[in-house]
Context: one part of a larger RNA
RNA sequence: CUGGGUUUAAAGGGUGCGUAGGCGGCCUAUUAAGUCAGAGGUGAAAGUUUGCAGCUUAACUGUAAAAUUGCCUUUGAAACUGAUGGGCUUGAAUAGCGUUGAGGUCAGCGGAAUGUGACAUGUAGCGGUGAAAUGCAUAGAUAUGUCAUAGAACACCAAUUGCGAAGGCAGCUGGCUGGGCGUUUAUUGACGCUGAGGCACGAAAGCGUGGGGAGCGAACAGGAUUAGAUACCCUGGUAGUCCACGCCCUAAACGAUGCUAACUCGAUAUUUGGGUCAUGUACCUGAGUGUCUAAGCGAAAGCGAUAAGUUAGCCACCUGGGGAGUACGUUCGCAAGAAUGAAACUC
Numbered sequence: 001c002u003g004g005g006u007u008u009a010a011a012g013g014g015u016g017c018g019u020a021g022g023c024g025g026c027c028u029a030u031u032a033a034g035u036c037a038g039a040g041g042u043g044a045a046a047g048u049u050u051g052c053a054g055c056u057u058a059a060c061u062g063u064a065a066a067a068u069u070g071c072c073u074u075u076g077a078a079a080c081u082g083a084u085g086g087g088c089u090u091g092a093a094u095a096g097c098g099u100u101g102a103g104g105u106c107a108g109c110g111g112a113a114u115g116u117g118a119c120a121u122g123u124a125g126c127g128g129u130g131a132a133a134u135g136c137a138u139a140g141a142u143a144u145g146u147c148a149u150a151g152a153a154c155a156c157c158a159a160u161u162g163c164g165a166a167g168g169c170a171g172c173u174g175g176c177u178g179g180g181c182g183u184u185u186a187u188u189g190a191c192g193c194u195g196a197g198g199c200a201c202g203a204a205a206g207c208g209u210g211g212g213g214a215g216c217g218a219a220c221a222g223g224a225u226u227a228g229a230u231a232c233c234c235u236g237g238u239a240g241u242c243c244a245c246g247c248c249c250u251a252a253a254c255g256a257u258g259c260u261a262a263c264u265c266g267a268u269a270u271u272u273g274g275g276u277c278a279u280g281u282a283c284c285u286g287a288g289u290g291u292c293u294a295a296g297c298g299a300a301a302g303c304g305a306u307a308a309g310u311u312a313g314c315c316a317c318c319u320g321g322g323g324a325g326u327a328c329g330u331u332c333g334c335a336a337g338a339a340u341g342a343a344a345c346u347c
Base pairs, nucleotide, nucleotide: 004318005317006316007301008300012315014201015200016199017198021194022193023192025088026087027086028085029084030083031082033081034080035077036076037075038074039073040072041071042070048066049065050064051063052062053061054060091191092188093187094186095185096183097182098181099180100179103177104176105175106174107173108172109171110154114150115149116148117147118146119145120144121143125136126135162169163168206247207246208245209244210243211242215241216240220236221235222234223233258314259313260312261311262310263309266292267291268290269289270288271287272286273285274284275283276282277280296303297302320347321346322345329340330339331338332337
């Protein structure tokens, strides 16, 4: 390389948009590049294969044929692929009408809780634990009430719910804005699928500058526990967590399951549209989200119209364990580091 694979054994890129490339709906005409058929030329000899022959046989040798899967020229064919022209509406897209939701972003507002401050009542404890102690408190704490103030998060609703490409998204209201779905009413007429590079987005932690800082809380300090206890438990507590702008670019970024299209017995629950009538716990028909299952698949667990079934197109990735996601080099980054990514050796 071929072959075989990628839920869990090695293996799906974190996610999208998209360049080159690969692949691509129905009808029709022309062409003849691919394709197919005929003819001619060439494809040295030796070698190879087959027949026959010569050394007593064989090896060896001679001779004839085949093969030499290729290339060139020429004459045709026109189904398929390509090219060019014309047409179509089912794929795709657009418009209209309707509908859906924690989709995004910016601003404003709200109540509960917590902390703090002030005042009032009030007195000896509070707090914490398995039990304690550190800690707080007669300079009046804890508790209760009123007022003020700060930051962060939004109880109930809430759900196997919903939305988003993924990360993710939840108090309420408004501005701006993206998407999906239904309808078959119109329009365009294959405009499509995938996508190496590329570009954009990308939880948490971390980094830079400036703010903010209630609660929580790496580090750190103290108290316990213990043989020890650099922990688990307790009392404190810095960075951080929050905001703006700029970086970082990684996760068990998981459905451990790439995207698109077609086909394949049923049942049931639920979200959201459309239609019908006998108006019901109804029926029909879309788009999602779950559960159970036939066939089929699978090493099994299981999957099973949301496939891991049956097929097609394109991309990514795998090839024994360790060494190692290491070294070196390169690119990116302020750094932390990220990306790419071996070998010796060893079992």